[in-house]
RNA sequence: AUCUUAUCGAGAGUGGCUGAGGGACAGGCCCGUUGACGCCACGGCAACCUCCGCUCCCCCGCGGGAGGUGCCAAAUCCUGCCCGGUUCACGCCGGGGAAGAUGAGAG
Numbered sequence: 001a002u003c004u005u006a007u008c009g010a011g012a013g014u015g016g017c018u019g020a021g022g023g024a025c026a027g028g029c030c031c032g033u034u035g036a037c038g039c040c041a042c043g044g045c046a047a048c049c050u051c052c053g054c055u056c057c058c059c060c061g062c063g064g065g066a067g068g069u070g071c072c073a074a075a076u077c078c079u080g081c082c083c084g085g086u087u088c089a090c091g092c093c094g095g096g097g098a099a100g101a102u103g104a105g106a107g
Stems, first nucleotide, its partner, number of pairs: 002106007013042005021031003025080004043072003048068002050065005076099001081096006
């Protein structure tokens, strides 16, 4: 590389450097020289793994911590494929999937 599995409508930004693209892909729609994206520093959010406590023990559950990750525009920004409801139609609504991201495990 790839595979398995859980989660993805909550939450959390300032400063410095740099300088033109960025939001995975496509379409849309946004962000961006009033400096985005990225990098660095500090700060923060959350609680997947993990640690501690309660439960006799394990599992489960609950509570607490924050060592390893992760994250801090917009629902994963929306849609993409299939099915259903509704509509004259455009469209709207719902369910499932694909793709993606992150954790944990395998390899």
A computed fold for a 107-nucleotide RNA from an uncultured Acidobacteriota bacterium, annotated as SAM riboswitch aptamer (S box leader). Model confidence (mean pLDDT): 86 of 100.